A computed fold for a 91-nucleotide RNA from an Anaerolineales bacterium, annotated as c-di-GMP-I riboswitch aptamer.
Taxonomically the source falls in Anaerolineales (Bacteria, Bacillati, Chloroflexota, Anaerolineae).
Rfam family: c-di-GMP-I riboswitch aptamer. Rfam links the family to the GO term cyclic-di-GMP binding. About the family: GEMM was predicted in a large-scale screen for bacterial structured RNA regulatory elements.
RNA sequence: AACCGAUAAUAGCAAACCCGCCGAAAGACGGUGACGCAAAGCCACGGGUCUAACGUUGUGGACACACAACCAUGAUCGCCAGGCCGCCGAA
Numbered sequence: 001a002a003c004c005g006a007u008a009a010u011a012g013c014a015a016a017c018c019c020g021c022c023g024a025a026a027g028a029c030g031g032u033g034a035c036g037c038a039a040a041g042c043c044a045c046g047g048g049u050c051u052a053a054c055g056u057u058g059u060g061g062a063c064a065c066a067c068a069a070c071c072a073u074g075a076u077c078g079c080c081a082g083g084c085c086g087c088c089g090a091a
Base pairs, nucleotide, nucleotide: 004089005088012037013036018031019030020029022027035078041084042083043082046080047079048076049075050074055070056069057068058067059066060065
């Protein structure tokens, strides 16, 4: 230094539920709370998954609009892979 990761030490993050708030939604953020996490730090530019406002097409209809299908430009790094950076040191 790399790999690796303990019933070690020090520090850290915070799932679900509930409340508030933003959003069309998925979901984000704040509070509460800990299921878990050695990268559960950052990156959504590979794959997956979720959502479908806008748009397109179709059907109905009174032009308004409703419904259905498709669609990411939305979301997720606590789904996987990859990249960047980082604390500790038993075997």